[in-house]
Molecule: c-di-GMP-I riboswitch aptamer
Organism: Domibacillus sp. PGB-M46
RNA sequence: AAUAAUUAAAGGCAAACUAAUCGAAAGGUUAGGACGCAAAGCUACGGAUCUAAAAUUCAACAGAAUCAUGAUAGCCGGGCUGCAGAA
Numbered sequence: 001a002a003u004a005a006u007u008a009a010a011g012g013c014a015a016a017c018u019a020a021u022c023g024a025a026a027g028g029u030u031a032g033g034a035c036g037c038a039a040a041g042c043u044a045c046g047g048a049u050c051u052a053a054a055a056u057u058c059a060a061c062a063g064a065a066u067c068a069u070g071a072u073a074g075c076c077g078g079g080c081u082g083c084a085g086a087a
Stems, first nucleotide, its partner, number of pairs: 012037002017032006035074001041080003045077003048072003055066004
């Protein structure tokens, strides 16, 4: 100097829920709040899951079905980046 396990130190993030707000919804944002997280940092490339406005089909009581161009990174994998650092 490099790689690197997971003990520590310094720290970091923030589930559910509540309030406000955006959205058709899923869900997001802000503030509070902590279930947890060694990448619970970023990224929608692959899989998976959620929603179904619009569209299409059926129906003809006012619905039903299908489907992301929407969403989930705290579902999994991939890519990029980061603190400390034993053997």